[in-house]
RNA sequence: UAUUAAAUUACGCUUAAUUCUCGAUCUACUUAGGUUGAGAAGCGGGGGAACCAGUUUAUUAGGGGCGAAUCAUUCAUUGGGAAUGUAGGGUACCAUCUUACCCGAGUCCGUCAGCUAACCUCGUCAGCAGUAGAUGGGUCUG
Numbered sequence: 001u002a003u004u005a006a007a008u009u010a011c012g013c014u015u016a017a018u019u020c021u022c023g024a025u026c027u028a029c030u031u032a033g034g035u036u037g038a039g040a041a042g043c044g045g046g047g048g049a050a051c052c053a054g055u056u057u058a059u060u061a062g063g064g065g066c067g068a069a070u071c072a073u074u075c076a077u078u079g080g081g082a083a084u085g086u087a088g089g090g091u092a093c094c095a096u097c098u099u100a101c102c103c104g105a106g107u108c109c110g111u112c113a114g115c116u117a118a119c120c121u122c123g124u125c126a127g128c129a130g131u132a133g134a135u136g137g138g139u140c141u142g
Base pairs, nucleotide, nucleotide: 011130012128013127014126018041019040020039021038022037023036024035025034026033027032042124043123044122045121046120047119052114062112063109064108065107066106071085072084073083074082075081088103089102090101091100093137094136095135096134097133098132
């Protein structure tokens, strides 16, 4: 100096998934951090009138929700798989265009739900190590 791997830290990323207060408890030792219970704010989801919409008929090809995560073709399979694409989605201020890389899952309700004011109700997890350019707009600093 270059390459690869691992760990840590800072700034960060996907996601609604963040912040604050009080109580208990543990560690530390001079007022801090962790765990846990409760509450509040913020953010996000569901149910739910009139009006409007709908009318394939009701346990059957059932239906519906969260989510970007739908759909197609092919191979295999008595299994719950694989490959190729694809609607759609992500990548350090925002928008657009180009470009590179990546995702394109999973799960819940239980026969039942269109929209929907008032109202009712639920969640606040989990996982990462991160393309670049142009045009326009904006913020901060000097």